[in-house]
Molecule: glmS glucosamine-6-phosphate activated ribozyme aptamer
Formats: sequence, structure tokens, C1' cells
RNA sequence: GAUACCUAAAUAGCGCCAGAUCCUACGGGAUGACGAGGUAAGUGGUUAUCGAACAUUCGGCGGAUACUACUUCGGUUAGUGGAAUCGUAAGACAUAUGACAAAAAGUAAAAUCAAGAUUAUAACAAAACAUAUGUCACCCACACUA
Repeated sequence: GAUACCUAAAUAGCGCCAGAUCCUACGGGAUGACGAGGUAAGUGGUUAUCGAACAUUCGGCGGAUACUACUUCGGUUAGUGGAAUCGUAAGACAUAUGACAAAAAGUAAAAUCAAGAUUAUAACAAAACAUAUGUCACCCACACUA
């Protein structure tokens, strides 16, 4: 390194590879998303959020928790219906402040012809988010109680 079987856990930047690139002993092999964040249900549409990285993370296929339209379910607007807005932590927007990563690169290690991969190692984000302030919205009809 390959194959077979068994067990356990986790994972959707997840799986795959014909182009491309790299290596080769010419048989073939390797690379092909680094983490953060993210799922009420169904159907459809689309190029599916955020930053990091000397960046092929190119290109292609599949998938996908993204966005969006409609329907259903649910929360809030004190009961019901409508309307609006959200998704179980269940209003939106703006500003300010605050918090959170891994890889790449470098170094070291054993194995490999090599590319490359594995392990160890310090540091460094943004968005979602939290806090504060401001703006907008907090409505209509009906019913009930005082």
C1' cells in the first nucleotide's frame, strides 16, 4: 500500500473523476474545498451563505441544511378570522462595540522511486450571533371580560 470481514463514531466544503495539472520503475499512481455557519413539511426555480489561503479551491458529474415563489403546519401581534413577519432561541433594518476557525506556508517524524498523503506544532477571519442605540412595524373585523 492492496483485498476481505467485523465493530464504533462522525460527516453535506460532502462524494466521484474522463479533461487539466503533478509524479513514475511506463504497469500505473497522485491532486482535485481550508474551516465557520446552516434543515418545520411539500412542490418548483436558481450560478447555494461567510470569510481564510502564493490561489488547479481550475474544469466536469452527482448531492446538499442556501436564496426564492406557492401551499400546509407552527410562533408573535392578548381569544377567533384576515393581514404582516418569522421558524421552535419563531419582527425587520441601520450604526457602534464584542466573541469564535481550520488549512495553506514553515519546522519535525516514520514509510514511499517519486508526485503526494499522514501525524505533531504557534498564529491569524468574516457572516450568522451577543450587547447597546436608533428607525419602521405591533394593524383590521368580530367575540368575550372588566